[in-house]
RNA sequence: GCCCGAGUAGCUCAGUGGCAGAGCAACCGCCUUGUAAGCGGUAGGUCGUCGGUUCAACCCCGACCUCGGGCU
Numbered sequence: 001g002c003c004c005g006a007g008u009a010g011c012u013c014a015g016u017g018g019c020a021g022a023g024c025a026a027c028c029g030c031c032u033u034g035u036a037a038g039c040g041g042u043a044g045g046u047c048g049u050c051g052g053u054u055c056a057a058c059c060c061c062g063a064c065c066u067c068g069g070g071c072u
Base pairs, nucleotide, nucleotide: 001071002070003069004068005067006066007065010024011023012022013021018055026042027041028040029039030038048064049063050062051061052060
């Protein structure tokens, strides 16, 4: 330098055009003599950045950034 993959909540990941979600973690409550476990709830997101397409973009297209892999 070229090619491929990934980037979404604190962490691990879903979401393949029409309201952004789950598990764990955090917080509150229930339960317990108490703790853990278990159960219920609450909060937490400029969806890597900038443009484009579209009535509408996490989703499609382009460039760039970061990480991982491959080739030379």
This is a predicted structure of a 72-nucleotide RNA (transfer RNA) from an Actinomycetota bacterium. Its mean pLDDT, the model's own confidence on a scale to 100, is 83. The source organism's lineage runs through Bacteria, Bacillati and Actinomycetota. The sequence is in RNAcentral, with records from ENA. Its Rfam family is "tRNA". From the family's description: Transfer RNA (tRNA) molecules are approximately 80 nucleotides in length. The family's RNA type in Rfam is transfer RNA.